[in-house]
RNA sequence: CAACCGAAAGGGCAAACUUGAGGAAACUCAAGGACGCAAAACUAAAGGGGCUAAAGCACGAAUGGCUAGGCCAGCCAGUUGCCGAA
Repeated sequence: CAACCGAAAGGGCAAACUUGAGGAAACUCAAGGACGCAAAACUAAAGGGGCUAAAGCACGAAUGGCUAGGCCAGCCAGUUGCCGAA
């Protein structure tokens, strides 16, 4: 000097749940609320994985089956980033 790790400090985000709104649903937004998170920041046809199935397709009496460029990044992953003790 660089890399790895991450104490302390300043802070940050916000699970479940409740209320309201949107959506066919998954889920999302706002307020309250904190389970937790060193990336719980960003990236969703152009990495993997998962959820839903309105419309559509096929079979059908019905329940159902298939299908995502709809949704989840607080599932893995990629990219970027504040501080820097031992």
Molecule: c-di-GMP-I riboswitch aptamer
Organism: Ammoniphilus sp. CFH 90114